[in-house]
c-di-AMP riboswitch aptamer (ydaO/yuaA leader) from a soil metagenome, 123 nucleotides, folded computationally. The sequence is in RNAcentral, with records from MGnify. Its Rfam family is "c-di-AMP riboswitch aptamer (ydaO/yuaA leader)". Its family is annotated with regulation of gene expression and cyclic-di-AMP binding in the Gene Ontology. Model confidence (mean pLDDT): 76 of 100.

Parts: sequence; structure tokens; C1' cells
RNA sequence: AGCCGAACUCCAGCCAGGAGACGGGGGAACCAAGUCGUUCGGGGCGUAGCCCGGUGAACCGCAUCGCGCAGAGUACUUUCAAGCUCUAGCCCGGCAGCUAACCUCGGAGGCCAAUUUGAGAGA
Repeated sequence: AGCCGAACUCCAGCCAGGAGACGGGGGAACCAAGUCGUUCGGGGCGUAGCCCGGUGAACCGCAUCGCGCAGAGUACUUUCAAGCUCUAGCCCGGCAGCUAACCUCGGAGGCCAAUUUGAGAGA
């Protein structure tokens, strides 16, 4: 300097903090709604989901492996195509559809010459 991501900027300066860019959640009417049954429930952030099969003694659950579908990233932006990589982690706490007013929270962390190439358009 660059990349993933909302995660950058300014003020302040006894080291706590304040404000904003940006991002998330809750929350009427109208509309939608037939799922769940108190730890084998339900929900949120995020791409990080679904089906089938195998294994873990057996059913469920859970974990793991494999195939497929789907999703995300791929270095100025975008469209098409191909290739490559990823499909985690965390939180709420019995509870939340949408949702104006309103209320509330975040504003991190990680990567280090790689996850690249072709064509069209733009900058």
C1' cells in the first nucleotide's frame, strides 16, 4: 500500500470518553400466519444452508465423512464465462412475522503478495 468485513473519520486528552459515516435488532395499523408445545422449543448477526447416503451399538438428536443442489469471496467497478477458495463462529434465553412513530445496539477482528484468467463496457 492492498484484501475480507458495517467496522472508517473527527473531537478530546490522565487514558476513561464524546460525536458522526456506515451497519444491526426490537416495535402499530393493514397484510401475512398454522408453526410451536418449555431444553430434542423458538429466534438473531453472518454467505456459512438444504437433500441423500455412510460411520459413531440401535431410534431421535448430535458429531463426522462423502456426493449433489444452493450461497459467498476472488485485488479499480460492472456483465458474461472458466478456474480456485470458503460454507465458520457467536449471541438471545422460553421470547420477537411484516411494521410508521418510537426505542435500542455495533462502529471489531483477521489476512500479507495471496483466490486467478479471458472477453465486452466504464472509470